[in-house]
RNA sequence: GGACAUAGCUGGGGGAGCCCACCGCGGCUGAGAGGCACGCAUCCGGCGUGCGACCCCUCGAACCUGCUCCGGGUAAUGCCGGCGAAGGAAAGCCACAUGAGCACCAA
Repeated sequence: GGACAUAGCUGGGGGAGCCCACCGCGGCUGAGAGGCACGCAUCCGGCGUGCGACCCCUCGAACCUGCUCCGGGUAAUGCCGGCGAAGGAAAGCCACAUGAGCACCAA
């Protein structure tokens, strides 16, 4: 010095559930529980697209499948645990910044 980690840059992936005399600046869990715009629908508190917030990107439980699963608990739920070293799942760069360290590589 490289490599390494973090940060950073660029790009990408993902979900948005449950409850209601009360629909709200409401209650539950959560990082996040559809925030804004537009379009469609027209009483259903719906759908789509774009943007945003949040989380995650192979050392990958972000998220999806199995799952209309099993056990527990709750007002209720994908609430908790199991399933689960199950199967899938989206990455490159590193000029500049910070850190740790001398195990590895080069001089």

A computed fold for a 107-nucleotide RNA from an uncultured delta proteobacterium, annotated as TPP riboswitch aptamer (THI element). Its mean pLDDT, the model's own confidence on a scale to 100, is 75.